[in-house]
This is a predicted structure of a 1465-nucleotide RNA (small-subunit ribosomal RNA) from an uncultured bacterium.
RNA sequence: AGAGUUUGAUCCUGGCUCAGGACGAACGCUGGCGGCAUGCCUAACACAUGCAAGUCUAGGGGUAGCAAUACCACUGGCGCACGGGUGAGUAACACGUAGGUUAUCUGCCCCCAUCACAGUGACAACCUCGGGAAACCGAGGCUAAACACUGAUGAGGCCGAGAGGUCAAAGCGAAAGCGGAUGGGGAUGAGCCUGCGGCUGAUUAGCUAGUUGGUGGGGUAAUGGCUCACCAAGGCGACGAUCAGUAGCUGGUCUGAGAGGACGAACAGCCACACUGGAACUGAGACACGGUCCAGACUCCUACGGGAGGCAGCAGUGAGGAAUAUUGGUCAAUGGGCGCAAGCCUGAACCAGCAAUGCCGCGUGUGGGACGACAGGGCUUCGCCUUGUAAACCACUGUCGGAUGGGACGAAAAGAGGUAAGAACCUCCGGGACGGUACCAUCAAAGGAAGGGUCGGCUAACUACGUGCCAGCAGCCGCGGUAAUACGUAGGACCCAAGCGUUGUCCGGAUUUACUGGGUAUAAAGGGUGCGUAGGCGGUCUUGUGCGUCAGAGGUGAAAUAUCCGGGCUUAACCCGGAGGGUGCCUUUGAUACGGCAGGACUUGAGUGCGAGAGAGGAUGAUGGAAUUCCUGGUGUAGCGGUGAAAUGCGUAGAUAUCAGGAGGAACACCGGUGGCGAAGGCGGUCAUCUGGCUCGUAACUGACGCUGAGGCACGAAAGCGCGGGGAUCAAACAGGAUUAGAUACCCUGGUAGUCCACGCCGUAAACGUUGGGAACUAGAUGUAGGGUCCAUUCCACGGAUUCUGUGUCGCAGCUAACGCAUUAAGUUCCCCGCCUGGGGAGUACGGCCGCAAGGCUAAAACUCAAAGGAAUUGACGGGGGCCCGCACAAGCGGCGGAGCAUGCGGAUUAAUUCGAUGCAACGCGAAGAACCUUACCAAGGCUUGACAUAUACCGGAAAAGCGUAGAAAUACGCUCCCCGUAAGGUCGGUAUACAGGUGGUGCAUGGUUGUCGUCAGCUCGUGUCGUGAGAUGUUGGGUUAAGUCCCGCAACGAGCGCAACCCUCGUCCUAUGUUGCCAGCACGUAAUGGUGGGAACUCAUGGGAGACUGCCGGGGUCAACUCGGAGGAAGGUGGGGGUGACGUCAAAUCAUCAUGCCCCUUAUGUCUUGGGCUUCACGCAUGCUACAAUGGCCGAUACAGAGGGCUGCAAUACCGCAAGGUGGAGCGAAUCCCAAAAAGUCGGUCUCAGUUCGGAUUGAGGUCUGCAACUCGACCUCAUGAAGUCGGAGUCGCUAGUAAUCGCAGAUCAGCAACGCUGCGGUGAAUACGUUCCCGGGCCUUGUACACACCGCCCGUCAAGUCAUGAAAGUCGGUAACACCCGAAGCCAGUGGCCUAACCGCAAGGAAGGAGCUGUCGAAGGUGGGAUCGGUGAUUAGGACUAAGUCGUAACAAGGUAGCCGUA
Repeated sequence: AGAGUUUGAUCCUGGCUCAGGACGAACGCUGGCGGCAUGCCUAACACAUGCAAGUCUAGGGGUAGCAAUACCACUGGCGCACGGGUGAGUAACACGUAGGUUAUCUGCCCCCAUCACAGUGACAACCUCGGGAAACCGAGGCUAAACACUGAUGAGGCCGAGAGGUCAAAGCGAAAGCGGAUGGGGAUGAGCCUGCGGCUGAUUAGCUAGUUGGUGGGGUAAUGGCUCACCAAGGCGACGAUCAGUAGCUGGUCUGAGAGGACGAACAGCCACACUGGAACUGAGACACGGUCCAGACUCCUACGGGAGGCAGCAGUGAGGAAUAUUGGUCAAUGGGCGCAAGCCUGAACCAGCAAUGCCGCGUGUGGGACGACAGGGCUUCGCCUUGUAAACCACUGUCGGAUGGGACGAAAAGAGGUAAGAACCUCCGGGACGGUACCAUCAAAGGAAGGGUCGGCUAACUACGUGCCAGCAGCCGCGGUAAUACGUAGGACCCAAGCGUUGUCCGGAUUUACUGGGUAUAAAGGGUGCGUAGGCGGUCUUGUGCGUCAGAGGUGAAAUAUCCGGGCUUAACCCGGAGGGUGCCUUUGAUACGGCAGGACUUGAGUGCGAGAGAGGAUGAUGGAAUUCCUGGUGUAGCGGUGAAAUGCGUAGAUAUCAGGAGGAACACCGGUGGCGAAGGCGGUCAUCUGGCUCGUAACUGACGCUGAGGCACGAAAGCGCGGGGAUCAAACAGGAUUAGAUACCCUGGUAGUCCACGCCGUAAACGUUGGGAACUAGAUGUAGGGUCCAUUCCACGGAUUCUGUGUCGCAGCUAACGCAUUAAGUUCCCCGCCUGGGGAGUACGGCCGCAAGGCUAAAACUCAAAGGAAUUGACGGGGGCCCGCACAAGCGGCGGAGCAUGCGGAUUAAUUCGAUGCAACGCGAAGAACCUUACCAAGGCUUGACAUAUACCGGAAAAGCGUAGAAAUACGCUCCCCGUAAGGUCGGUAUACAGGUGGUGCAUGGUUGUCGUCAGCUCGUGUCGUGAGAUGUUGGGUUAAGUCCCGCAACGAGCGCAACCCUCGUCCUAUGUUGCCAGCACGUAAUGGUGGGAACUCAUGGGAGACUGCCGGGGUCAACUCGGAGGAAGGUGGGGGUGACGUCAAAUCAUCAUGCCCCUUAUGUCUUGGGCUUCACGCAUGCUACAAUGGCCGAUACAGAGGGCUGCAAUACCGCAAGGUGGAGCGAAUCCCAAAAAGUCGGUCUCAGUUCGGAUUGAGGUCUGCAACUCGACCUCAUGAAGUCGGAGUCGCUAGUAAUCGCAGAUCAGCAACGCUGCGGUGAAUACGUUCCCGGGCCUUGUACACACCGCCCGUCAAGUCAUGAAAGUCGGUAACACCCGAAGCCAGUGGCCUAACCGCAAGGAAGGAGCUGUCGAAGGUGGGAUCGGUGAUUAGGACUAAGUCGUAACAAGGUAGCCGUA
């Protein structure tokens, strides 16, 4: 310090997630030792048991007979208000900080001053009696004191103007001494008051009657409405009162670079509380945790009459909970209470126990050791590699744990004695819970001591097997559907380590609330607009002040913590000492630039005046013409109207059209303009009246009067609402007609609200420049509107220059994610306001305010997703555009689709009908030959190292062949025969082991091969340049081409794969060579034939060359490419045909050609055999053949090819058969012989338009051939039979020249054949193309896009199903805080007839004073009541979210097929 995740890719915005640190933690797995810390975060829930506050014997009394001494309770003194616990309450002077207290108190302690004289009284204990279960209580009788009381004194205090008044005391001891009283001071502690500071909500906006103040009483230690009476009407609040929610506050802790954010365990300070609520008493101090009284709830005891209790002290128990310890030891130390002291008490404290809860430290060995172990595990390409120096083995060490022995520091005191000293000096004595612990020494043995998580990316670490969208994982992205580095296991690796992971929470990363440090045209975000209140900000000069601000000094900012330095435990954690800092507050001294405040002045900001000017600015009234519609009349006749086409509608009762007249309402053509005006909404005929603002000029006046503007007020399109008018047009709703699968739409015909006016509401719009207002600054260019000035002109007009104000376009710097903005900023700055913080839920619910309503404003949460979004890029697509091409259309010719048959496919059937191919690009395809074989399928019968390969070991001498028997055959058995080699061995068979075998699966694991777009003209690269980038440029543009073919231009310049050419073939010529080919000339011969001699001319064959290149001429053209025409030429612009198929697309086809990974079968999914099937048949489709006839059929005669094939072959002549064919065999391994007849054609004859002399299916009969075998299931021949069919619906296919059409021939496969198929060959031989609007496919450029699996895309809403959270709801249940009234405990205070009473007065009576009781105010709990508020639940209901494959449609994205969107009905 960043990373992952939106996209095909990019940049940005933006959320989600991760890596870090921390914890009073918990859970899972694991666990050796020690030190130091920490340990009920939940139920302030309830508590058994024990302990946690006593002490003092100086006083009195009692017991032990008395004394001494000891003990017990009581009286009395001091303490119990400390220490310890908890965080419920509390938003408060509770806390923090700084002050005040002349408005106060303070026991014990210290200092100073002074005093202690004289008297008196009672009550406990105790004794006697009584009541009670108990707790305890009552009556009577004694008694002491440092208990209580009175008087005296008065240094001093208090009151008072003064005189004066008033206020004390306690003793004990032999003594030292310890106490007592008053006053003053100190110290300590406490009370009260004040400034400032620190939570959330405005969907809480008003709150307050003792309330705010005053006067006077009362009260308190003390101020004060603290309380009361009277008077006044105040006080608080947008700088957030009141109300509601939450919360102890702080030092600090965690995190962070910091600023901040979160927290407030342990330690420390303060506060509050002590079962819940209330109250006072005592006291220096309490309204009191282990005190009292009352009320309430709960628990316990009880003899039922009454009583007792309060662990939020330490342990401990139950409960709750994910979760938190021992009913331990000691007062040795530190501290506290009492005491003169010894000492006693002390669950404070110090220790120990439990817990890996945390932090820190240590260990589980160290060194050597390769044969890299013939071990094991894992993997493997079978070679190895890895675990791994790891182990074994050798040498060594001894921490911790274990054993033995020694053994602390923490201890200073106190006490007794001495000394003049009850000195801090000396001597003596005894004192340790922890603990026989720490620590030290010795001994033994590597002996006892390692796990957890992870390994797809982020993020360090990879393989195998299992599983097969299952089981599962997951923090995010995402893995898993048969080859998973992501699941589970194993091996290995990585990271930490006595821990490791998970979960939870906080900070960080997150500049993702932005003070430091963000934004707002299009990503979320500028208020619809103005006026203006508070507030914020504010021009120039000057004076004062010194509030802010700045500087110095002083005080404080507790300790601990944190930082630095040093020290102590072996180190560290931990502990100790010191230092610095502590941003804050207060006081004080000073400075005065800037801001504030107060005073004075100024004119440039702002405004006023004066002089001009433009304008659809606003309001009211009047008025004008054109047009639509309607009415009346005329002319006139059959249609009009409307549409893509129609229909509804109107019209013979006279429409439309046309003329004239009239009525009425609404809107204002041309001018008219990115022209004008207005704050925005908005404003358009003309005239008048009233009226707002603006601009220019001038510089007379005011003198900062300014800018912005939360709330507030006003204006505010359309639609809508209320009331009253008006109503021509247009037109929601509605009706009808069309369209359509439907059409509640788009289109048409009608048509009501409304549209118009007046008045009143509403208050919203994509109210948009999606850009708040004001001010200043920062290159220009060019339009336009309104003014001014100057030049020029004699003047006017035109023109030129310049200036101010508006309004546009282009453009530099700069800015921006980009697009873009750019003096009218989205640039550079300042001031003020509004608004934003992921998408959805939702601008919704609830609450409140407004509205007549519709609704508006304000405005959440649960839940859910990992994205949503902006700009730009490349593609793809469009019922977008432009250009171009193709038998793509058009123009033609011939077909298919109808018939019969053939072949293939689907479907059905079957024991099996083997398998594959499925739009184009499957379907006469794999198959260039299914009767057996093929054959993969089915049935039946056999075999199991196998039908086939290799290797090893052992055995045998055969095996094969022939014959016979059984059998459907395979096979089995028998007989005959009986190996080779000298040997090793070979061959064959058997046995055994490795293995063979598989047309079994996966073409979505693959190689190879192939199809297709497409023989379309495209696809890319290097360097450079542009862009943040994806990318662009080049490759676009202007021409041209069949072509990214070429030329020109150009930030591009070059290059590659494609195109073309090079190759084969056909077409012309030349040349070489002539056999089996040829035969012109010469010769011979035949019935005839190149038959023969010969020839080498020709044809032809086989080689080699020539030829064509837009080369030449002319037109066009950028005098470029090229194109048009022409000449010559066998051929002319690629001469025809073929081969040749760029980058890529379709998970295209093929595991059944072959090869191959993985999986599967192994007496079978292998293999052998026989028979069957692949040939089935209601039907559908595809491709063909033959036809429907006269351009024809049939019969006869007759002519002309090319290219092939042939020895398991082709086979002539000849003979036989009607024929298929048979007999026979010359010739030929073929330019020689054969297949071989070419057919259409030509000539002649016949048929004469019909289901025929067309057509040949089907069927019967008889044959031929092949073959082991033609039944299922071959082909052919002959005779007979003679079906459908008379040119084919919608639709659809091929073809542009030697092509279509038509005619035959050959070949492969093959015993034969299903061939009408396929591949080739030649013969005859057309028609048409105006043209590119349309259909299909393709190329280039451009445009839009919400598509990128790319339009077979994306995507919306209802309905149906499931789950979840939420709102409403008749109600219902509960909580909380107030209010009103009733009742009114304890208690303080006040009053008090009667009653009672030791101290004082009094001779007495009695008095003074006091007490109980009673009464009253206040007063907790309780009760009643109506409201408020919050929460739970609720039949039903509403919308929302989510959920691979439900229903209906097609709204949006392309012109999305009616452009879309906003507001409203």
The coordinates come from a structure-prediction model, not an experiment, and the mean pLDDT is 84.